[in-house]
Molecule: c-di-GMP-I riboswitch aptamer
Organism: marine sediment metagenome
């Protein structure tokens, strides 16, 4: 390449939470790490705002990991 295969946008349905977002289902736009890490550093986002919350599927960065011609 290939094989097994896995995650899972947008929406919609339920549920938490002020929000941002997040869980469950359903759904696949996509992804070779779209697992982990927000107690590495930047963007963005929220809110009861000088403090605390979200995003790791923003971006760099750490760790871990399947399968094999390379």
């Nucleotide at each position: 390449a290939a094989a097994g295969g896995g995650c899972a946008a947008a929406c919609c349905c339920g549920g938490a939470g002020u929000g941002a977002u997040c869980c469950g289902g359903g759904g696949g736009c996509g992804c070779a790490a779209a697992g982990c890490c927000a107690a590495c550093g930047g963007g963005c986002c929220u809110c009861u705002c000088u403090g605390a919350g979200g995003u790791g599927g923003c971006c760099g960065g750490g760790c871990u990991g399947c399968c094999g011609a390379a």